[in-house]
Molecule: SAM riboswitch aptamer (S box leader)
Organism: Acidobacteriota bacterium
RNA sequence: AUCUUAUCUAGAGUGGCAGAGGGACAGGCCCGAAGAAGCCACGACAACCGUUCCCGGAAUAAGAAAGGGAAACGGUGCCAAUUCCUGCCCUGGUUAUGGGGGGAGAUGAGAU
Numbered sequence: 001a002u003c004u005u006a007u008c009u010a011g012a013g014u015g016g017c018a019g020a021g022g023g024a025c026a027g028g029c030c031c032g033a034a035g036a037a038g039c040c041a042c043g044a045c046a047a048c049c050g051u052u053c054c055c056g057g058a059a060u061a062a063g064a065a066a067g068g069g070a071a072a073c074g075g076u077g078c079c080a081a082u083u084c085c086u087g088c089c090c091u092g093g094u095u096a097u098g099g100g101g102g103g104a105g106a107u108g109a110g111a112u
Stems, first nucleotide, its partner, number of pairs: 001112008013042005021031003025087004043079001045077001048075003051071005083104001088101005
């Protein structure tokens, strides 16, 4: 980098350096000198993977499976707004706008 797959309306921030941008893209709408991005320190949230423990019991002489749960030690992730909203298709409605599916994107795990 590409592919497969699961999840995406929950949750969680302070300080230091820095100094004008940021919210993927486009449009919108927001955030930002009462300090954006980025970097560092510490902390939090979460529970995808590993690990440990408990339940569970296929199989077995016995143990080891599937499945469920807990912990939060390790690997990631994450800490404005539903993934901020919309983008393509279907559909309800006169309108404002609502519902469903998809695409795109993000993150984990696996594969190449």